Predicted 3D model of a 73-nucleotide RNA (transfer RNA) from a Candidatus Omnitrophota bacterium. It was read from a public genome assembly. NCBI's taxonomy places the organism under Bacteria, Pseudomonadati, Candidatus Omnitrophota.
RNA sequence: GCUGGCGUAGCUCAGUUGGUAGAGCAGCGGUUUCGUAAACCGCAGGUCGUUGGUUCAACUCCAAUCGCCAGCU
Numbered sequence: 001g002c003u004g005g006c007g008u009a010g011c012u013c014a015g016u017u018g019g020u021a022g023a024g025c026a027g028c029g030g031u032u033u034c035g036u037a038a039a040c041c042g043c044a045g046g047u048c049g050u051u052g053g054u055u056c057a058a059c060u061c062c063a064a065u066c067g068c069c070a071g072c073u
C1' cells in the first nucleotide's frame, strides 16, 4: 500500500430482507430472612465510533473518515 471483518447500555453480546433499540451479568429499590447470600418483583442506564448522502422513515442502504483485528504484498 491492497483486501476482508468488527465498532450497539459499565461488561459480554443480540437486533438483516429499512418502520418506536433488546437480553444476560453488573448497579439501584422492594418482598422474603434474626442477619447475609440466594430467589422473586420492579427501576434506571444508549443521540447504535464520527461526518455526510439516499428515503416519508436509517443500527440496518451508500460514501468518506477514525480505532481495533486478520490476511496479502
Base pairs, nucleotide, nucleotide: 001072002071003070004069005068006067007066010025011024012023013022019056027043028042029041030040031039049065050064051063052062053061